c-di-GMP-I riboswitch aptamer from a Deltaproteobacteria bacterium, 85 nucleotides, folded computationally. Its mean pLDDT, the model's own confidence on a scale to 100, is 92. It was read from a public genome assembly, where an Rfam model found it. Of the family's consensus pairs, 95% are formed in the model.
[in-house]
RNA sequence: AUCUCGAAACGGCAAACCCGUCUAAAGGCGGGGACGCAAAGCCACGGGUCUAAAGCUGAGAAGCUAUGAUGGCCGGGCUACCGAA
Numbered sequence: 001a002u003c004u005c006g007a008a009a010c011g012g013c014a015a016a017c018c019c020g021u022c023u024a025a026a027g028g029c030g031g032g033g034a035c036g037c038a039a040a041g042c043c044a045c046g047g048g049u050c051u052a053a054a055g056c057u058g059a060g061a062a063g064c065u066a067u068g069a070u071g072g073c074c075g076g077g078c079u080a081c082c083g084a085a
Stems, first nucleotide, its partner, number of pairs: 005083002012037002017032006035072001041078003045075003048070003055064003
């Protein structure tokens, strides 16, 4: 120095909820706030899950469907602070 690993230390991020805002919705963004997280940093490639505007079916009620979303669902890829056993 690198890989694995995660004691300690310096710090970091921010669930639910509330307010505002974008959106058809899921959900995102900003402020407050902390459930937790050693990658809870980044990336929709695979799987899962959520939503259904438009489209299709239906007399209707409704149903199907991702081109939308989810990285704090899992796998995978890339990058990274510290250094005990």